[in-house]
Notes: The part of an RNA shown here (small-subunit ribosomal RNA, 3' major domain) has 477 nucleotides and comes from a Microcaldota archaeon. It matches the Rfam family "Archaeal small subunit ribosomal RNA". Clan: SSU clan. The literature on the family includes a 2001 paper in Science by Yusupov et al., "Crystal structure of the ribosome at 5.5 A resolution". Rfam 15.1 lists 709 matches to the family in 491 species. The source organism's lineage runs through Archaea, Nanobdellati and Microcaldota.
Context: one part of a larger RNA
């Protein structure tokens, strides 16, 4: 100088606590990991930082594994080749299926995998040989030079005390005085005002027109206008500005006005110096080895789906704050030409069979569900709960046996709230509702998004489990 410590001290943090809500573990599915199994059940990650992760929802392909068959060596050299090379083909025969081979014949006519060598390829090996990217420390506050000074040096100072901040922010002292990387600011939506635009978005006002009504007036789709919403570009607004108390007159901090918005307004993006031989040679690149007629390519087939077990992560429930049935309401982000498909029939439904419109502010996906009402169940393994299993049927696909999905009928298993333990969350958050997309012929209990209802509690603390500064022991480098 680090580093360490069940040494001290100061301050932080719902990957800590504490005060609260929900959850996991108990139960069935799903998925993923390990065990075993097996012809193969390819391979990689393994505390936080592996395990619904490798966009990894694997019927073929994907494919790397496992059976069987077949393919192919640029260029040089040898040895062969007009006494026909290499390549093609009937018919049989092997064959899962092949002039792939094998038998017997036939077409053409100039080159050659027998052999050495060197290629092509290689998801073969080394992430401990690499670049790229990525992760975690880190929702961190640090890491650092220039010049002076100090020390014989390594160094140290600055960076360090007192306060203060989300911050090594800032302010006040000080041998320091100044600088750079990180914070911050800059950037991007998302809340408020405003000009400017008006189509495919809007319909107030005004004009007919059609429906209902005696009229008033409601309804509707058009004109007509851009008021309103919306969309889209530009400006504007916040800055501790403004009062007061506290501070050191300082940085600041608390409370108040005003204000859509207040003290970083909310949310994201931006991640110093480095360190963890952290991950990835299976996305690509790329040294080095090694496979080279097989460790390359391509075809059937099977496997990544197995199944005593044991584990992680969701999914669905154990019920009345609910279940069924019927009835009516309100969104957002997005997606659409081998695509979304309104409508019309047809079927009980999955879905068929025609078909307008849409290359999209026009036109469709599409129903948003939780909520509302009104009826029924009445405490029970139940009108809870859906696993598992039989029978019908449909969609995709060349192809659902292994090994898809979806529907209708019967079937009706565990589950009555889950032990030590253990995770998440502070506001439009958690919780709990459905939408939409990515993957995608099909296939979502997954990731990514989007809304709709919408709490409780704390406003502190270092007691745990960590982090960050200062200080102090060290048999430690």
């Nucleotide at each position: 100088u680090g580093g360490c410590g069940g040494g001290g001290g100061a301050g932080c943090a719902c990957c800590a606590c504490a005060a609260g809500g929900g959850g996991u573990g108990g139960a069935u599915g799903c998925u993923g990991c390990g065990g075993u199994u097996c012809a193969a059940u390819u391979g990689g990650a393994c505390u936080c930082a592996a395990c619904g992760c490798c966009g990894g929802g694997a019927a073929a392909c994907u494919c790397a594994c496992c059976a069987g068959g077949a393919a192919a060596g640029a260029c040089a050299g040898c040895a062969g080749a007009a006494u026909g090379a290499a390549g093609c083909c009937c018919a049989g025969a092997c064959u899962g299926a092949a002039g792939a081979u094998c038998u017997u014949g036939g077409c053409c006519g100039a080159c050659a995998a027998g052999c050495u060598g060197a290629g092509a390829g290689g998801u073969a090996u080394u992430g401990c040989a690499u670049g790229g990217c990525c992760a975690g420390c880190g929702u961190c506050a640090g890491c650092u030079c220039g010049u002076g000074c100090c020390g014989u040096g390594a160094g140290g100072u600055g960076u360090c005390a007192g306060g203060u901040u989300a911050a090594g922010u800032c302010c006040u002292g000080c041998a320091a005085c100044g600088a750079g990387c990180g914070a911050g600011a800059u950037c991007u939506c998302u809340g408020c005002c405003u000009a400017c635009a008006g189509u495919u978005g809007c319909u107030a006002a005004u004009u007919a027109c059609c429906c209902g009504g005696a009229a008033a007036c409601g309804g509707g789709g058009a004109a007509u206008g851009c008021a309103c919403u919306c969309u889209g570009u530009g400006g504007g607004g916040a800055c501790u500005g403004c009062a007061u108390g506290c501070g050191u007159u300082a940085a600041g901090u608390a409370u108040g006005a005003g204000g859509a918005a207040g003290g970083a307004a909310g949310a994201g993006g931006c991640g110093a110096c480095g360190c963890u031989a952290g991950g990835u040679c299976a996305g690509u690149a790329u040294g080095g080895u090694c496979c080279g007629a097989a460790u390359u390519u391509c075809c059937u087939g099977g496997g990544c789906c197995a199944c005593a077990c044991g584990u992680g992560g969701c999914a669905u429930a154990c019920a009345a704050u609910g279940g069924u049935g019927g009835a009516g309401a309100c969104a957002a982000u997005g997606a659409g030409u081998c695509c979304c498909a309104a409508c019309g029939c047809c079927g009980a439904a999955a879905g068929g069979c025609g078909a307008a419109g849409g290359u999209a502010a026009u036109c469709c996906c599409a129903a948003a569900a939780a909520c509302u009402c009104c009826a029924c169940c009445c405490a029970a393994g139940u009108u809870c709960g859906g696993a598992u299993u039989g029978g019908g049927g449909g969609c995709u696909g060349a192809a659902a046996c292994u090994c898809g999905u979806c529907c209708c009928c019967a079937u009706g298993a565990a589950g009555c709230u889950g032990g030590a333990a253990u995770c998440c969350c502070u506001a439009g958050u958690a919780a709990u509702c459905g939408c939409g997309u990515g993957u995608c012929a099909u296939c979502a209990u997954c990731g990514c998004g989007c809304g709709g209802u919408g709490a409780a509690u704390a406003u502190g603390u270092c007691c745990c489990c960590g982090c960050u500064c200062c200080u102090u022991g060290c048999a430690c480098a």